[in-house]
This is a predicted structure of an 86-nucleotide RNA (c-di-GMP-I riboswitch aptamer) from an Armatimonadaceae bacterium. The coordinates come from a structure-prediction model, not an experiment, and the mean pLDDT is 82. NCBI's taxonomy places the organism under Bacteria, Bacillati, Armatimonadia, Armatimonadales, Armatimonadaceae. The sequence was found by an Rfam model in a public genome assembly.

RNA sequence: CAUCGACAAAGGCAAACCGCUCGAAAGGGCGGGACGCAAAGCACCGGAGCCUGUUCUCCUUGCGAGAUGGCAGCCGGGCCGCCAAA
Numbered sequence: 001c002a003u004c005g006a007c008a009a010a011g012g013c014a015a016a017c018c019g020c021u022c023g024a025a026a027g028g029g030c031g032g033g034a035c036g037c038a039a040a041g042c043a044c045c046g047g048a049g050c051c052u053g054u055u056c057u058c059c060u061u062g063c064g065a066g067a068u069g070g071c072a073g074c075c076g077g078g079c080c081g082c083c084a085a086a
Base pairs, nucleotide, nucleotide: 005083012037013036017032018031019030020029021028022027035073041079042078045076046075047074049071050070051069055067056066057065058064059062
């Protein structure tokens, strides 16, 4: 230095739910709150998956399909990163 990740140390993030707020909605932001997380840090690059239906498109005119929009704490990959036992 790299890999690995502990009955180590210092910390970090934060599910569900609740309050306020933005949004047509999914969902986002802030605060509370902790189910959990060694990347549950960053960005959706690929795969799998889920949600929305304001506006638009298509059609077999149906609360249909798609575009748009969104989630991602599933897997793989990219970038950055604390400590350091065996």